[in-house]
Overview
The RNA shown here (transfer RNA) has 72 nucleotides and comes from a Patescibacteria group bacterium. The RNAcentral record of the sequence draws on ENA. It matches the Rfam family "tRNA". It is annotated as a transfer RNA. The source organism's lineage runs through Bacteria and Bacteria candidate phyla.
RNA sequence: GGGCCUGUAGCUUAGUUGGUAGAGCGCCCCGAUCGCAUCGGGGAGACAGGAGUUCGAUUCUCCUCAGGUCCA
Numbered sequence: 001g002g003g004c005c006u007g008u009a010g011c012u013u014a015g016u017u018g019g020u021a022g023a024g025c026g027c028c029c030c031g032a033u034c035g036c037a038u039c040g041g042g043g044a045g046a047c048a049g050g051a052g053u054u055c056g057a058u059u060c061u062c063c064u065c066a067g068g069u070c071c072a
Base pairs, nucleotide, nucleotide: 001071002070003069004068005067006066007065010025011024012023013022019055027043028042029041030040031039032038048064049063050062051061052060
């Protein structure tokens, strides 16, 4: 330098002919308990960045960034 793959919440991840993004653990609040553990209820929090196509993009196209892998 080139080919291919991957990028979703603090972490692990689900999510298809494009249609309003869920879960587990963790975090915060409340309750049960004398208290802790634990359990129950509620809440905050995410599509790597930019552009394009489209009525509408996590999804399709292009560029960039990061990681992995192969070739030179």